[in-house]
C1' cells in the first nucleotide's frame, strides 16, 4: 500500500428483499414456584441488525463510503 473475508442481545449462532405481529434460539442475567436453605426443574422478564449514505413500494439482507477484527500478497 493491494486484494479476501467478517461485524446480529454480555457470549455461541440462525434468520429467502416482505407483509401483522415481537429480528429467533441455546448458555449466561435478574424475578417468580420448588426448598430449612442452595443447587437442579419448571415459568416468566429485560437484552440486538457497526456508522453513514444509496437502491427499492419495502432492507437485517442489495450497492458505495467509513469504522473495526481476520486472512493474503509486495
Nucleotide at each position: 500500500a493491494g486484494g479476501c473475508u467478517c461485524g446480529u442481545a454480555g457470549c455461541u449462532c440462525a434468520c429467502c428483499g416482505g407483509c401483522u405481529u415481537u429480528a429467533g434460539a441455546g448458555c449466561a442475567u435478574c424475578g417468580g414456584u420448588c426448598u430449612c436453605c442452595a443447587a437442579a426443574a419448571c415459568c416468566g422478564a429485560a437484552g440486538a441488525a457497526g456508522a453513514a449514505g444509496g437502491u427499492u413500494c419495502g432492507a437485517c439482507a442489495c450497492c458505495u463510503u467509513c469504522c473495526g477484527g481476520g486472512c493474503c500478497u509486495g